[in-house]
RNA sequence: GGGCCUGUAGCUCAGGGGUUAGAGCCGGCCGCUCAUAACGGUCUGGUCGACAGUUCAAAUCUGUCCGGGCCCA
Numbered sequence: 001g002g003g004c005c006u007g008u009a010g011c012u013c014a015g016g017g018g019u020u021a022g023a024g025c026c027g028g029c030c031g032c033u034c035a036u037a038a039c040g041g042u043c044u045g046g047u048c049g050a051c052a053g054u055u056c057a058a059a060u061c062u063g064u065c066c067g068g069g070c071c072c073a
Stems, first nucleotide, its partner, number of pairs: 001072007010025004018056001027043005049065005
């Protein structure tokens, strides 16, 4: 330098056009217990990497750029 994959909550990941973006873990609170852990309930937490384009509608499709990974030279 070229090709491919990838970026969504603090972490690991789902969601692949339809208007309200989710799960588990973590964290807060409550229950249980003499107490702690475990367990149960509940709550919090998001510029969906950035910018532009297509569309009535974009996390989702397209382009460029940025970050990460693999391969080739």